Record summary: Predicted 3D model of a 350-nucleotide part of an RNA (small-subunit ribosomal RNA, central domain) from an uncultured Pseudomonadota bacterium. Its mean pLDDT, the model's own confidence on a scale to 100, is 90. The full RNA is in RNAcentral, with records from ENA and SILVA. It matches the Rfam family "Bacterial small subunit ribosomal RNA".
Context: one part of a larger RNA
Parts: sequence; structure tokens; C1' cells
RNA sequence: CUGGGCGUAAAGCGCAUGCAGGCGGGCUUGCAAGUCAGAUGUGAAAUCCCUGGGCUCAACCUAGGAAUGGCAUCUGAAACUGCAGGUCUUGAAUAUCUAAGGGGUUAUCGGAAUUCCAGGUGUAGCAGUGAAAUGCGUAGAUAUCUGGAGGAACACCGGAGGCGAAGGCGGAUAACUGGUAGAAUAUUGACGCUCAGAUGCGAAAGCGUGGGUAGCAAACAGGAUUAGAUACCCUGGUAGUCCACGCCCUAAACGAUGAAUACUAGCUGUUUGGGAAUAUUCAUUCCUGAGUGGCGCAGCUAACGCGAUAAGUAUUCCGCCUGGGGAGUACACUGGCAACGGUGAAACUC
Repeated sequence: CUGGGCGUAAAGCGCAUGCAGGCGGGCUUGCAAGUCAGAUGUGAAAUCCCUGGGCUCAACCUAGGAAUGGCAUCUGAAACUGCAGGUCUUGAAUAUCUAAGGGGUUAUCGGAAUUCCAGGUGUAGCAGUGAAAUGCGUAGAUAUCUGGAGGAACACCGGAGGCGAAGGCGGAUAACUGGUAGAAUAUUGACGCUCAGAUGCGAAAGCGUGGGUAGCAAACAGGAUUAGAUACCCUGGUAGUCCACGCCCUAAACGAUGAAUACUAGCUGUUUGGGAAUAUUCAUUCCUGAGUGGCGCAGCUAACGCGAUAAGUAUUCCGCCUGGGGAGUACACUGGCAACGGUGAAACUC
């Protein structure tokens, strides 16, 4: 390389948009580039192969044939691919109606709790632990009541529940705004799928500038524990956590499972649409979509398990893997303010 693979053994890019590229629905007409058939030419000789012949045999020599990936030209075929024209509606999209939702952005508002401040009551403890101590408190703490300040997060509802491409999203109201599903009709008429490069988004931590800071809390300090204790426990506590703008671009970014389409037994829960029947005044049953769970047949799997939300049966496109360590390191390039990210070896060794 041909291959074989990618849930857990090495291997699915964190997620999306999408140019080039690859692939692409039904019917019909034409063309003939691919494709197929025939013919002609060419494909040097030697070699190889087959059948003969010559050296006593063989090696060797020699005659004929075959073979020669192919290429070119001509004639023809038209199923398939392609190209061009026409047409269709089932893929895709749009309109009308309906529905659910913590989808996103901004503004305003609310109550509970912690802390702090002021005042009242009140007196000797409080806090903390395995036990203590550091700490707070007679300059009046803890407790309790009233008033105030400020920041952050939103109990119950809450769910194996919902929404989002992923990251993620949860108090209330308003404005703006994205996506999804269902029912019928109507419209366009293949407008589709995937996607190297590219572009955008991307938890937490971290960085820059300016704010903010209640609680929590790396670092740090003290108290304990211990042989020691640069820890686990305790008392404090600064960055940070919060906001605005700009960077960073990584995660066990996980379903450790790329996207799309079609097909292949059933049973059961739940969310949200649509329809029908029975019934009556609030429901029950059935059918049918879209999601989300639990079992399970066939099949698959090394097993575990997966099983219409496939890891089954197939097709298309992309990404990735090829023994362990060295190593996600070195070097180079590139992005970044930096931290560091991306790309990514070898010697050597087992």
C1' cells in the first nucleotide's frame, strides 16, 4: 500500500455554518464523453510461455505460435453514469392556522437568607472540633426586636420533565429575537446530502482596562493533628467568583457512540400536537405525528452489552487509528499581551 477498523482494546474534530470537491428522486427526448461490441493499425528484436528441431542428454542454440498493461483511428449499441432539452411531486423549501418550551439579548421589579451599620432589650459567654486551640466577647459579644446599607443567588413548583447545534439555560414582568412540532390545503419544482480549507460559537480557570465585592475562597497567616504535616480539620483571609468591553480556545467539551437517508417483531412509562368513538359534564378508550426513558425478538458484539433514539441491514460524504514507553515531548512554523494553544517527530528502549 491492498486491507481491517474507530461505545469500553489505538481511533468520531467540542459544536455549527458553509465555498471548492464527492455523492444525489420519478418519467421522457436527444447527444455519445465515460461504458460496451466489432474492425484496422501499432504494441522492435531478444527474454518469459506453448509445440517442434539441432549439439549423445542437459544447460545452450534454433523455427513457428501464443502472449504483450495498452494506445490510436473507423463503424456501431444506448441499459447505466454524464451532458443538453422537456415534464412530475414523493425529497427540500415557502405561505396560512395551531401548540409547547429554564432557547437568546436588554431593561425593570420582588421576597427569603447571609454579612455589615445604627438603636432598643439583655448578661457571660459565643464560635469551633474527634477532642481542642487560635478567634470573637464586660470598650457589652452570642441571643432577640426595630430601622437601614449592599452584593450575589433565586427555596417550594422541579420531574428518568422541557429548550438549545454544542458549550449550556431555572424568581417575576415587559420589549426585541432564533429554532422546533402538528393539521390540513395551496405554492415553488430536486432548489438536496456531506464537506478539506475557511468562518462563527465554545464550561471552568486564566489575562488586559475600568467598576463592584455580601457570601464563598486558591495564595498567605495563625491554631491543631503528626515522627514530620509546606496537607486533610479549625479561625481568619487576598486574587478570583459578579458587571462592561476586549482576549484566551482548552475539558472525562461524554452517549467516551460524526452527519444524512431508507429498511427491519413487540411491550411499557413520560412530554407535547392532531384525529375518532363511547359517553355524558369529565372523562375513558383507540388511532396517528414529533421528542424523551425502561425492557425486549431477529440480528450484531471478544464479551459487557446495543437492539426503530442501533453498536442491526445498506448507501453517500467527512474526520480519525495502525504495539508500549520516549511524547502530546523536541525542533520548525503558526495563533496569543502572557499563560499557553494548534500542527507534531526521531534517536534510544521493551